Notes: Transfer RNA from a Bacteroidales bacterium, 74 nucleotides, folded computationally. Its Rfam family is "tRNA". The family's RNA type in Rfam is transfer RNA. Rfam's curators write: Transfer RNA (tRNA) molecules are approximately 80 nucleotides in length.
RNA sequence: GGCCCCGUAGUUCAGUUGAAUAGAACGUCAGAUUCCGGUUCUGAAAGUCACAGGUUUGAGUCCUGUCGGGGUCA
Numbered sequence: 001g002g003c004c005c006c007g008u009a010g011u012u013c014a015g016u017u018g019a020a021u022a023g024a025a026c027g028u029c030a031g032a033u034u035c036c037g038g039u040u041c042u043g044a045a046a047g048u049c050a051c052a053g054g055u056u057u058g059a060g061u062c063c064u065g066u067c068g069g070g071g072u073c074a
Base pairs, nucleotide, nucleotide: 001073002072003071004070005069006068007067010026011025012024013023019057028044029043030042031041032040050066051065052064053063054062
């Protein structure tokens, strides 16, 4: 340098045949339970979906470029 895959909550990921309010688990915080803690239960917060542009009535999802990570060929 060519090609392929990945980038979504603090962490690990789902969502990729375009549609609604972007979700789960763990973690964090608050409450209940307990003498206290743990466990268990309830609730809450947390996201410019890597960045920029394009297509579309509508984009996490499709297209282009850039950045970062991984793989492969030379």